[in-house]
Background
A computed fold for a 159-nucleotide RNA from uncultured Oscillochloris sp., annotated as SAM riboswitch aptamer (S box leader). The coordinates come from a structure-prediction model, not an experiment, and the mean pLDDT is 76.
RNA sequence: AGCUCAUCCAGAGCGGUGGAGGGACCGGCCCGACGAUACCGCGCCAACCACUGGGGAAUGCUGAAUGCUCAAGGCUGAAUGCUCACACCAUUUAACCUUCAACCUUCAACAUUACGCAGUAUGGUGGCAACUCCGGCAGUGCAAUCUGGACGAUGAGUG
Numbered sequence: 001a002g003c004u005c006a007u008c009c010a011g012a013g014c015g016g017u018g019g020a021g022g023g024a025c026c027g028g029c030c031c032g033a034c035g036a037u038a039c040c041g042c043g044c045c046a047a048c049c050a051c052u053g054g055g056g057a058a059u060g061c062u063g064a065a066u067g068c069u070c071a072a073g074g075c076u077g078a079a080u081g082c083u084c085a086c087a088c089c090a091u092u093u094a095a096c097c098u099u100c101a102a103c104c105u106u107c108a109a110c111a112u113u114a115c116g117c118a119g120u121a122u123g124g125u126g127g128c129a130a131c132u133c134c135g136g137c138a139g140u141g142c143a144a145u146c147u148g149g150a151c152g153a154u155g156a157g158u159g
Base pairs, nucleotide, nucleotide: 002158003157004156005155006154007153008152013042014041015040016039017038021031022030023029025136026135027134028133043128044127045126048124049123050120051119052118053117055115057113058112059111060110062108063107064106065105067103071099072098073097074096076094077093078092079091080090081089137148138147139146
C1' cells in the first nucleotide's frame, strides 16, 4: 500500500515565517495581497487508544443451602416361611429417622471475557472557516429536500 471495525449536523485560534494560489477529485459555492493554503511556536477542543472507579451479564472454579433420586444403616408395622400355636429366626414389603455420591435450583466469594456508564487529561494520535462547505450514486424522469450509499478523513487493529 491493502484489509477489518468504529466515527464524521458537537467543539476549539493567536503569534511568527513565507508570498500565491487554496478548500482531496469533478461541478458549484466559497477562502485568499486586509496575506489564504503550507510550515513553526504557543494555546485550546475533543475523548479513538490509554488510565481510574463502580454496574449488571455470561462462563469457569470453590463453598453453602433447598429439593428430588440412588445407595447404606436404624426403628416400627404387615405378609409369607418355620411351628399345633405364640415367640425367636429368615425373606419380602410399607411408613418414619439418620448419613450420603451424582444432579437441578438458589446464594456467596474469586477469576476471566465482552458490554455499556461515569470520570481523568500524565502518555499515543487527531482536530481548531463554511455539516466531510454542498452536490456527484440509488430511492426518482427533472429540481429541491430527506434517507441510504460511494469517495474522502480520523482512530484502533491487522499487514